Context: one part of a larger RNA
RNA sequence: CCCAGGCCAGGGAAUUCGGCAAGUUAGCCCCGUGACUUAGGGCGAAGGGGUGCCUGCUCCGGGAAGGAGCAGGUCGCAGUGACAAGGGGGGGCCGACUGUUUAAUAAAAACGUAGCUAACCGCUAGCCCGAAAGGGUGUGUACGGUUAGUGAAUUCUGCCCAGUGGCGGUACGUGAAGGCCCGGUCCAACGGGCAGAAGCGCCGCCAAACGGCGGGGGUAACUAUAACCCUCUUAAGGUAGCGUAAUACCUUGCCGCUUAAUUGGCGGCUUGCAUGAAGGAAUCAACGAGCCCCCCACUGUCCCGGCCUGGGCCCCG
Numbered sequence: 001c002c003c004a005g006g007c008c009a010g011g012g013a014a015u016u017c018g019g020c021a022a023g024u025u026a027g028c029c030c031c032g033u034g035a036c037u038u039a040g041g042g043c044g045a046a047g048g049g050g051u052g053c054c055u056g057c058u059c060c061g062g063g064a065a066g067g068a069g070c071a072g073g074u075c076g077c078a079g080u081g082a083c084a085a086g087g088g089g090g091g092g093c094c095g096a097c098u099g100u101u102u103a104a105u106a107a108a109a110a111c112g113u114a115g116c117u118a119a120c121c122g123c124u125a126g127c128c129c130g131a132a133a134g135g136g137u138g139u140g141u142a143c144g145g146u147u148a149g150u151g152a153a154u155u156c157u158g159c160c161c162a163g164u165g166g167c168g169g170u171a172c173g174u175g176a177a178g179g180c181c182c183g184g185u186c187c188a189a190c191g192g193g194c195a196g197a198a199g200c201g202c203c204g205c206c207a208a209a210c211g212g213c214g215g216g217g218g219u220a221a222c223u224a225u226a227a228c229c230c231u232c233u234u235a236a237g238g239u240a241g242c243g244u245a246a247u248a249c250c251u252u253g254c255c256g257c258u259u260a261a262u263u264g265g266c267g268g269c270u271u272g273c274a275u276g277a278a279g280g281a282a283u284c285a286a287c288g289a290g291c292c293c294c295c296c297a298c299u300g301u302c303c304c305g306g307c308c309u310g311g312g313c314c315c316c317g
Base pairs, nucleotide, nucleotide: 001312002311003310004309005308006307007306008305010303011302014301019298027051028050029049030048031047036041038152052074053073054072055071056070057069058068059067060066075079087296088295089294090293091292092291093290094288095287099111100110115150116149117148118147119146120145121144126137127136128135129134154282155281156280158213159212160211163210164209165206166205167204168203169202172201173200174199179194180193181192182191183190214232215231216230217229218228241275242272253269254268255267256266257265258264
């Protein structure tokens, strides 16, 4: 010096990306327990008191089993005396939840999930495996199966079918080989015509299908702003919500709270570079080895280092 462990005056997170690590708390009994809430919960909330042993006694019990209690006494610094054994609280983000995952760097806000929605399918079905035979779903049958999206509940889910796609329709147009008719010196090649499937054109519908959801100018008796007006333009010009956000470039936006001091956090505002409604929107009790901020307690994380035990490196023999 390193590794493992133990103790520490005063201070108490000043350490650090961050209380990482370590401490604190701890069992059982009694009292007591808020916001919020889906009324279940939250909850062991928080916070407090008790706890050994001895003697006598009461009660529950069929009971010498086990348990609940009362009174008196007694020892220690300490009675869950060792072991074992929650630190707590507040605010926010994400994901509803229990669950699953990168065997050996990631456990998560990723995957899944009930629930919601759509599409296909009437069974010799649809979907899947297989050139096929055959097989699975299933010896099931739409309250079923397959596929896709979303992801509990609650409140909701606006406008656009021009493009792409799906579905339906179609008098008409187009439309291959083959067919038919005519021509071609006899045949064929070849030439012309007729008829004509699907598809496409054409006409519709569909966005919880792929997707998309504007610009300029003016206007109110302070100013500012613009309910209002004009204009260009689109398929339609972003509704409800939410909003400097896991989304905001400018940005450490502005205001408030928190600190002595805060590019942090929370609450507002909002001119959203480039939010926005099942690629779901908002909200949300409970839950989380998730992420961020704050407070209490507590501590060798630190001020700032010291000592002890065991092992090692190293040195001497």